[in-house]
Notes: A computed fold for a 308-nucleotide part of an RNA from Gruberia lanceolata, annotated as large-subunit ribosomal RNA, domain IV. Model confidence (mean pLDDT): 84 of 100.
Context: one part of a larger RNA
RNA sequence: UGAUGUUAAAGGAACUUGGCAAAUUAGCUCUGUAACUUCGGAAGAAAGAGUACCGUAGGUAACAUUAAAGAGAGGAUAGCGACUGUUUAAUAAAAACACAGGACUUUGCUAAAUUGAAAAAUGAAGUAUAAAGUCUGACUCCUGCCCGGUGCUGCAAGGUUAAAAUUUUAGGUUUACGCUUAAUAAUAAACCCCAGUAAACGGCGGCCGUAACCCUGACGGUCCUAAGGUAGCAAAAUUCCUUGGCGGGUAAGUUCCGUCCUGCAUGAAUGGAGUAACGACUAUCCUACUGUCUCUAACAUCAUCUUG
Numbered sequence: 001u002g003a004u005g006u007u008a009a010a011g012g013a014a015c016u017u018g019g020c021a022a023a024u025u026a027g028c029u030c031u032g033u034a035a036c037u038u039c040g041g042a043a044g045a046a047a048g049a050g051u052a053c054c055g056u057a058g059g060u061a062a063c064a065u066u067a068a069a070g071a072g073a074g075g076a077u078a079g080c081g082a083c084u085g086u087u088u089a090a091u092a093a094a095a096a097c098a099c100a101g102g103a104c105u106u107u108g109c110u111a112a113a114u115u116g117a118a119a120a121a122u123g124a125a126g127u128a129u130a131a132a133g134u135c136u137g138a139c140u141c142c143u144g145c146c147c148g149g150u151g152c153u154g155c156a157a158g159g160u161u162a163a164a165a166u167u168u169u170a171g172g173u174u175u176a177c178g179c180u181u182a183a184u185a186a187u188a189a190a191c192c193c194c195a196g197u198a199a200a201c202g203g204c205g206g207c208c209g210u211a212a213c214c215c216u217g218a219c220g221g222u223c224c225u226a227a228g229g230u231a232g233c234a235a236a237a238u239u240c241c242u243u244g245g246c247g248g249g250u251a252a253g254u255u256c257c258g259u260c261c262u263g264c265a266u267g268a269a270u271g272g273a274g275u276a277a278c279g280a281c282u283a284u285c286c287u288a289c290u291g292u293c294u295c296u297a298a299c300a301u302c303a304u305c306u307u308g
Base pairs, nucleotide, nucleotide: 001303002302003301004300005299006298007297008296010294011293014292019289027051028050029049030048031047036041038138052060053059054058073287074286075285076284077283078282079281080279081278085097086096101136102135103134104133105132106131107130113122114121115120139274140273141272142271144204145203146202149201150200151197152196153195154194158192159191166185168183169182170181171180172179173178205223206222207221208220209219232266233263244260245259246258247257248256
């Protein structure tokens, strides 16, 4: 000097990105227990009391009796994900994946789909309450408008369309068969066209004026569009300006909570908004607790170092 531990006056998060680390709590018995809620929970909520032995006399150092070990800190609010689960073996455990539930599409059985060169196999010794693919992700309330583009499906009326074989004609060559050149006619799917389809990929506007203070604009005009963003939510895991304005919490708050809406650039299964329970998740606050700190110190063990 370092590592691992033990202890610490007064204060008690002033430390720090952040209570990281440490401390606190801890078993059993009894009392008691809020909001909220899907009525199951929340809940061991919280908050308290007791807890050695003898047995009524007071004793014993103690006491959940004594070794080692084991042994919840609690509460409030918000975000995300419903939950238990899974994951980057060796820097990420999560809000990512999965999930039950929801929806769409394909598939009538020698099924579709997948593997294989094929035979064949899986699907399945199953049969649409089945199987496969894609999206969403418990539950509750809901899921608006657009089919112009891209995709998919249908339609086969029309348009367009290759080469070869073939038809017909003309030429070259040949005794002939034939070979060959050019033209003509006819011919596929696809594409165009038409229609449907958004829980398919996706998209969801400007400008100007207007009410008897001002402001605002229910209202009107005009341009463009396939249609112009509905219900909701909103400075948000989304807000640049921005530490937005107001309120709460603090003596003091770029974070946090509530509200407003001026949404740079929210928005409905690329799901929207809520939500009890759950979470080694993320953010904020409170109580308790502490060497995290004010501000360090001492001790134990080990290592390093110096001298012998």

The full RNA is in RNAcentral, with records from ENA. It matches the Rfam family "Bacterial large subunit ribosomal RNA".